Predicted 3D model of a 478-nucleotide part of an RNA (small-subunit ribosomal RNA, 3' major domain) from uncultured Oligosphaera sp.

Context: one part of a larger RNA
RNA sequence: UGACGGGGGCCCGCACAAGCGGUGGAGCAUGUUGCUUAAUUCGAGGCAACGCGAAGAACCUUACCUGGGUUUGACAUAUACCUGACCGUCCUAGAAACAGGACUUUUCCUUUUAGGAACGAGUAUACAGGUGCUGCAUGGCUGUCGUCAGCUCGUGCCGUGAGGUGUUCGGUUAAGUCCGGUAACGAGCGCAACCCAUGUCAUCAGUUGCAAACAGUUCGGCUGUGGACUCUGGUGAGACUGCCCGUUUCAAGCGGGAGGAAGGCGUGGAUGACGUCAAGUCAGUAUGGCCCUUACACCCAGGGCUGCAAACGUGCUACAAUGACCGGUACAGAAGGCAGCAAUACCGCGAGGUGGAGCGAAUCCCCAAAACCGGUCCCAGUACGGAUUGGAGUCUGCAACUCGACUCCAUGAAGUCGGAAUCGCUAGUAAAGGCGUAUCAGCUACGACGCCUUGAAUACGUUCCCGGGCCUUGUACA
Numbered sequence: 001u002g003a004c005g006g007g008g009g010c011c012c013g014c015a016c017a018a019g020c021g022g023u024g025g026a027g028c029a030u031g032u033u034g035c036u037u038a039a040u041u042c043g044a045g046g047c048a049a050c051g052c053g054a055a056g057a058a059c060c061u062u063a064c065c066u067g068g069g070u071u072u073g074a075c076a077u078a079u080a081c082c083u084g085a086c087c088g089u090c091c092u093a094g095a096a097a098c099a100g101g102a103c104u105u106u107u108c109c110u111u112u113u114a115g116g117a118a119c120g121a122g123u124a125u126a127c128a129g130g131u132g133c134u135g136c137a138u139g140g141c142u143g144u145c146g147u148c149a150g151c152u153c154g155u156g157c158c159g160u161g162a163g164g165u166g167u168u169c170g171g172u173u174a175a176g177u178c179c180g181g182u183a184a185c186g187a188g189c190g191c192a193a194c195c196c197a198u199g200u201c202a203u204c205a206g207u208u209g210c211a212a213a214c215a216g217u218u219c220g221g222c223u224g225u226g227g228a229c230u231c232u233g234g235u236g237a238g239a240c241u242g243c244c245c246g247u248u249u250c251a252a253g254c255g256g257g258a259g260g261a262a263g264g265c266g267u268g269g270a271u272g273a274c275g276u277c278a279a280g281u282c283a284g285u286a287u288g289g290c291c292c293u294u295a296c297a298c299c300c301a302g303g304g305c306u307g308c309a310a311a312c313g314u315g316c317u318a319c320a321a322u323g324a325c326c327g328g329u330a331c332a333g334a335a336g337g338c339a340g341c342a343a344u345a346c347c348g349c350g351a352g353g354u355g356g357a358g359c360g361a362a363u364c365c366c367c368a369a370a371a372c373c374g375g376u377c378c379c380a381g382u383a384c385g386g387a388u389u390g391g392a393g394u395c396u397g398c399a400a401c402u403c404g405a406c407u408c409c410a411u412g413a414a415g416u417c418g419g420a421a422u423c424g425c426u427a428g429u430a431a432a433g434g435c436g437u438a439u440c441a442g443c444u445a446c447g448a449c450g451c452c453u454u455g456a457a458u459a460c461g462u463u464c465c466c467g468g469g470c471c472u473u474g475u476a477c478a
Stems, first nucleotide, its partner, number of pairs: 001478002003475003007472007015462002019425005026317008034308002042053002064303007073127001077126005083120002088103005107117004129292002132290003138286001140281003143277001145275001150189006156165003169180003195269004200237007210226002214224003240263001243257005319418001323377005336365002340359002345354003384415001389410007431454007
């Protein structure tokens, strides 16, 4: 000087407390361990691994295993020789890769018995190739402490020196934020602001959007018409403790009030200092070194990554009456659409099929929003719950056996609210309800990321648990 303390002081955070809803018990989904296996490819491991890389494992992917094959190679550049356009079609054997054969075709330029260019096959050589190892050789990127308020420098001063001071102190703040004081005076990276969205208004613009007034109407903004309103999206305004009162060192600020759509950081996002963990990643790419080179490279078929005594994590569905079923019927937002979204109509109990209007979309489509409302059930393992299993089908796709999703009929398991323990959340939040998108032929999505609808309870407070910041004190630590 740091680090540490079941030392002290001050302060903060869904840290506790106050509340609401979960997990831990059940079934299933998914990830991991373990076991098994020819293989069950690899990585990730307290918080900060475990619905993680993977925003899509039937083949492919695919890295793994078994078997069949290739060796200048699936891919790149270059040289030499030789030869031919390339492409395409068919036959035979085969699981395919591939092997053998047949047919077709006969490029361009020039100085035209020839030469050159492009492309392809073969031979030879340099080389290619490696998801092989090392993240403790690395770059880059990322997680984490933590959006915590810290981390430093120049000059000066103090100290023999390591170092200190500044950055401490008194207030204050979300903040090393600001004020006052002060051997310090200044400055930098962080904080804040500048950026995006949202909340109010004005203005400009008025189609594909809108419809107040005036007409018509088939009663549908449908038509004429209109720019008022909604909305869309450009440009501006608006919030600054600006105003008032109180309080304070009459400083920074804090408490209350007015006006206002909004009030003291308006709300949400993006933004992550110096550094820590030899944290993670050589399998995203890049890359040093080491290793393989008829194989640790490459092609193909089939299998595996989905394997199941068990354990754990994360979720979904439930155990019911604030409910289930039946019926009727309202109200969203944000996304997406041409190898696409697909309406009206018809067929099917249904998944779906036939068909195809319209739409490269404020025009058409996806599109049904669901929780909401009325009736039946009457507390039961049930008209709760839906696992499992049998049968019949639909769709995607060369192909659903291993191993897809969905539909219909039948079946109808556990489960009656969950031990110790443990998690999330402070407002349009939690909880509940549905809708959409990426990946994608299809899908294991109950995941991830978004969108709106309904919409709470509670916070006395900081004694305690956890994490963090500042000052101070002790030290068996560096």